[in-house]
Annotation: Model confidence (mean pLDDT): 80 of 100. Small-subunit ribosomal RNA, 3' major domain from a metagenome, 485 nucleotides, folded computationally. It matches the Rfam family "Eukaryotic small subunit ribosomal RNA". On this family, see Yusupov et al., Science 2001: "Crystal structure of the ribosome at 5.5 A resolution". The full RNA is in RNAcentral, with records from SILVA.
Context: one part of a larger RNA
RNA sequence: UGACGGAAGGGCACCACCAGGAGUGGAGCUUGCGGCUUAAUUUGACCCAACGCGGGGAAACUCACUUGGUCAGGACACUGUAAGGAUUGACAGAUUGAAAGCUCUUUCUUGAUUCGGUGGAUGGUGGUGCAUGGCCGUUCUUAGUUGGUGGAGUGAUUUGUCUGGUUAAUUCCGAUAACGAACGAGACUCUAACUUGCUAACUAGUCGCAGUUUUAUUCUGACUGUCGAGCUUCUUAGAAGGACAGGGGACGCCAGUCCCACGAGAUUGAGCAAUAACAGGUCUGAUAUGCCCUUAGAUGUCCAAGGCCGCACGCGUGCUACACUGAAGACGUCAACAUGUUAACCUAACUCGAAAGGGUUUGGGGAACCCUAUGAAACGUCUUCGUGCUAGGGAUUGGGACUUGUAAUUAUUUCCCAUGAACGAGGAAUUCCUAGUAAGUGCGAGUCAUCAUCUCGCGCUGAUUACGUCCCUGCCCUUUGUACA
Numbered sequence: 001u002g003a004c005g006g007a008a009g010g011g012c013a014c015c016a017c018c019a020g021g022a023g024u025g026g027a028g029c030u031u032g033c034g035g036c037u038u039a040a041u042u043u044g045a046c047c048c049a050a051c052g053c054g055g056g057g058a059a060a061c062u063c064a065c066u067u068g069g070u071c072a073g074g075a076c077a078c079u080g081u082a083a084g085g086a087u088u089g090a091c092a093g094a095u096u097g098a099a100a101g102c103u104c105u106u107u108c109u110u111g112a113u114u115c116g117g118u119g120g121a122u123g124g125u126g127g128u129g130c131a132u133g134g135c136c137g138u139u140c141u142u143a144g145u146u147g148g149u150g151g152a153g154u155g156a157u158u159u160g161u162c163u164g165g166u167u168a169a170u171u172c173c174g175a176u177a178a179c180g181a182a183c184g185a186g187a188c189u190c191u192a193a194c195u196u197g198c199u200a201a202c203u204a205g206u207c208g209c210a211g212u213u214u215u216a217u218u219c220u221g222a223c224u225g226u227c228g229a230g231c232u233u234c235u236u237a238g239a240a241g242g243a244c245a246g247g248g249g250a251c252g253c254c255a256g257u258c259c260c261a262c263g264a265g266a267u268u269g270a271g272c273a274a275u276a277a278c279a280g281g282u283c284u285g286a287u288a289u290g291c292c293c294u295u296a297g298a299u300g301u302c303c304a305a306g307g308c309c310g311c312a313c314g315c316g317u318g319c320u321a322c323a324c325u326g327a328a329g330a331c332g333u334c335a336a337c338a339u340g341u342u343a344a345c346c347u348a349a350c351u352c353g354a355a356a357g358g359g360u361u362u363g364g365g366g367a368a369c370c371c372u373a374u375g376a377a378a379c380g381u382c383u384u385c386g387u388g389c390u391a392g393g394g395a396u397u398g399g400g401a402c403u404u405g406u407a408a409u410u411a412u413u414u415c416c417c418a419u420g421a422a423c424g425a426g427g428a429a430u431u432c433c434u435a436g437u438a439a440g441u442g443c444g445a446g447u448c449a450u451c452a453u454c455u456c457g458c459g460c461u462g463a464u465u466a467c468g469u470c471c472c473u474g475c476c477c478u479u480u481g482u483a484c485a
Base pairs, nucleotide, nucleotide: 001485002484006480007479008478009477010476011475012474013473016469017468020433021432022431023430024429027320028319029318031316032315033314034313035311036310043054044053065306066305067304068303069302071300076119077118078117079116080115086113089108090107092105093104094103123294124293126292127291128290132288134282135281136280137278138277139276144183145182146181148179149178150159151158152157162174164173165172188271189270190269194241195240198238199237200236201235204232205231206230207228208227209225210224211223212222213221247260248259249258250257251256322426326385327384328383329382330381331380332379340370345365346364347363348362349361350359351358352357392423397418398417399416400415401414439461440460441459442458443457444456445455446454
């Protein structure tokens, strides 16, 4: 000095508690991990910091695993064989999963490209993340870290970096043998809110005009015009502004804290993020990479088939439920973020069909133009049901129909008919969470030929309870004492 342990004092955090909410743990299914099984069930990761993670939704490919079968994509050098031919290719038959001349039989063909040997290269989802780079994660979401000059000490070191108040903050005030600085914090960037002020818009509207239609002629409502040197409130998006605890009050010496008013905002949400580390993860991201292994009977590469999905069982993440605040039917009514054609993406209308889905139909859109006013779901209204494993629940299984794909069996998905399991709110334990949040609810994208109970975003409906504490679990600082390095 301190990664540790004992003790004391401060401070902090919904990865802690309190007050609560939603749960998970029980059921069925989904998915990941272990185990078992297997030719193979490829493999990494295992407390937080592995387990819907590897952007890992694998039918082939992927693919690394298993069973078989091809190829040479063995550069280059030396040497040998060799134009009286180094070698290459092949019909048919046998053989084979195979229309692999793979091999054999049979002969033709080719012409220095190759073939044999040695050295050496190349490739490898082979090994080693305990040889590494880079990237990521974590310690660690807290406030921490460092040197210069000066002071103290023989020195390691210390002071600066602090008794106190304050802050989300080593944030400031102040104190002061320190002074003046750097990184981090903050500032910053994106995002959400405001602008009747500026700039505009036939890819956004509004207003006016002219028609069509409704009523009763006008008014009003709906629709149309590629009509308008109209306008920009709404929409879009550029530039700017706007909040600073600015005003009033209270408490404070100050820093600041609290209340009120004015206001669209008086803490929107994220990103970025120091020093020092870990023998954290990744050699399966890469033509990043050392070393080792292998390299023609290949661990290279291609082809066929299987596997990663296997099921006495254990654990984790989820989805669906156990109903009446509900289920079913009919009607009504409102979004936002996004995507869309490398020959086939987003798809409208019409039509056939119970539906899924289909069509020699007619079209739009490389998009503020078309799909699309994305007329979404929960929600609202009415009707039926009436607490009964029930019209709750929808697992499992049988039959049938389409779709994607070369291919659907171990059933890709979807639809129809039938079947109708557990489950009557879940023990010990345990997770997450403070406002447009939790929860409920659907939509879009990623992956994608097909396939979401996943992930990442988006809106709609929208609570209860704190606004505190250090009791539990941890973290930071200070003091103390003693062991230890």